RNA sequence: GGUCAGAUAGCUCAGCCGGUAGAGCACAGCCCUGAAAAGGCUGGGGUCGUCGGUUCAAUCCCGACUCUGACCA
Numbered sequence: 001g002g003u004c005a006g007a008u009a010g011c012u013c014a015g016c017c018g019g020u021a022g023a024g025c026a027c028a029g030c031c032c033u034g035a036a037a038a039g040g041c042u043g044g045g046g047u048c049g050u051c052g053g054u055u056c057a058a059u060c061c062c063g064a065c066u067c068u069g070a071c072c073a
Stems, first nucleotide, its partner, number of pairs: 001072007010025004019056001027043005049065005
């Protein structure tokens, strides 16, 4: 330098060919207990890597860029 994959909540990851976002763990509160742990219930938390474009509507489609990983040279 080139090709490919990835970037979504604090972490690990979903998100069925476009209809405005979820799970587990973690965190907070409550229940339970003599008290903890475990368990149950509820809740907070995300400008979906950045900037543009297409569209009535974009995490999803198109382009450029940034970062990470693999491969080729």